[in-house]
Context: one part of a larger RNA
């Protein structure tokens, strides 16, 4: 000097991001008593108060005995001792307000336990089964399921309560089949190339060569027409599908503001609710409460940079090793440090 402990005057959170750590109280017994709120179950051991040992007396309950008695209790009176009677140890601190998530549960084995995940509930889509949809596998095959739409798979939301507005223009999905477009294929041709057969013309060294017509084959990164499904175009529907939900100017008998009016654009212009919010840049917004003093907190307000309705909106009893603010109690957290015990290291000897 440090580590692990212990004690501490006065004060008592002034410490600190934050009562972190520590301390303290009461201790799931008995008797009282217990608020708001509430889904009537809870909240709740809410909170808070008293009591707990020993001796003695009285009354009393149950069982066995049946005349006293025995055993196990309960209530009350009087008294004893101690600082202290659940006498040691072990064994919840509590209250108020708000946010988030309904809840019990799950999670980053080894820095995150949460507001993240899950959840019951809600809703949408797919699936009618010899082979469901879907998933694994090249396949055989397997799961789904020895199930059958009150079943199975997938997406989103996330108890309950009150609700869930407008837009189908774009994208997606579903349905439609009249028309347009449209592949390989198939059919019939054209043209080119190259063979067979017949024949004509020209030249001829009579062996042939060149050209034409007809017939019949093969062939082509050639070419025309016809046929040709889905798809796309097209027409509808669909938001608890992906998503989206305006601008400018003016106006009321103080001022201010604008119920109101005009205009432009758009598929439609954000409804209810909530709102400086886990969302607000300006911002420590403004007003009020709490404090002597409050960038946090709570209640209001609303010109919402950039809230908003199942990427759900608002609210909500209970619950939470969650987050924020306040209070009681308590304390070496602090003012401000001191001493003691044990241990480790270092210095000196």
């Nucleotide at each position: 000097a440090c580590c692990u402990u212990g004690u501490u005057a006065a004060g008592g959170a002034a410490c600190u991001c934050g009562g972190c750590a520590a301390a303290a109280a009461a201790g799931c017994g008995u008797c009282c008593g217990u608020a708001a709120g509430u889904u009537u179950g809870c909240a709740a051991u809410a909170a808070g108060g008293a009591u707990u040992u020993c001796c003695u007396c009285u009354c009393u309950u149950u069982u066995c005995a049946a005349u006293u008695g025995a055993a196990a209790g309960g209530a009350g009176g009087g008294g004893g001792c101690g600082c202290a009677g659940c006498g040691a140890a072990c064994g919840a601190u509590c209250c108020c307000u708000a946010g988030c998530g309904a809840c019990u549960g799950u999670u980053u084995a080894u820095c995150a336990a949460a507001a993240a995940c899950a959840c019951a509930g809600g809703u949408c889509c797919c699936u009618g089964c010899u082979a469901a949809a879907c998933u694994c596998g090249u396949a055989a095959g397997a799961g789904g399921a020895u199930g059958u739409a009150u079943a199975g798979g997938g997406g989103c939301u996330g108890a309950g309560g009150c609700c869930u507005g407008a837009c189908c223009a774009g994208u997606g999905c579903u349905g439609g089949a009249a028309c347009g477009u449209c592949a390989a294929u198939c059919u019939c041709g054209a043209c080119g190339g190259u063979g067979u057969g017949u024949u004509c013309u020209g030249c001829u060294u009579c062996g042939g060569c060149a050209g034409g017509a007809c017939u019949u084959g093969c062939u082509g990164a050639u070419u025309g027409a016809g046929u040709g499904a889905a798809g796309c175009g097209c027409c509808a529907g669909u938001g608890a599908a992906c998503g989206u939900c305006g601008g400018c100017g003016g106006u009321a008998a103080c001022u201010a503001u604008a119920a109101c009016c005009g205009u432009c654009c758009a598929a439609a212009g954000g409804u209810a609710g909530c709102g400086u919010a886990a969302u607000c840049c300006c911002u420590u917004g403004c007003c009020a409460g709490g404090u002597a003093a409050g960038u946090u907190c709570u209640g209001g307000c609303c010109c919402g940079c950039a809230u908003g309705a199942a990427a759900g909106g608002c609210u909500u009893a209970a619950c939470g090793a969650c987050u924020a603010g306040g209070g009681a109690a308590c304390u070496g957290u602090c003012u401000c440090a001191a001493c003691a015990a044990g241990g480790u290291g270092c210095u000196c000897g």
Predicted 3D model of a 349-nucleotide part of an RNA (large-subunit ribosomal RNA, domain IV) from a Candidatus Nealsonbacteria bacterium. It was read from a public genome assembly. Its mean pLDDT, the model's own confidence on a scale to 100, is 83.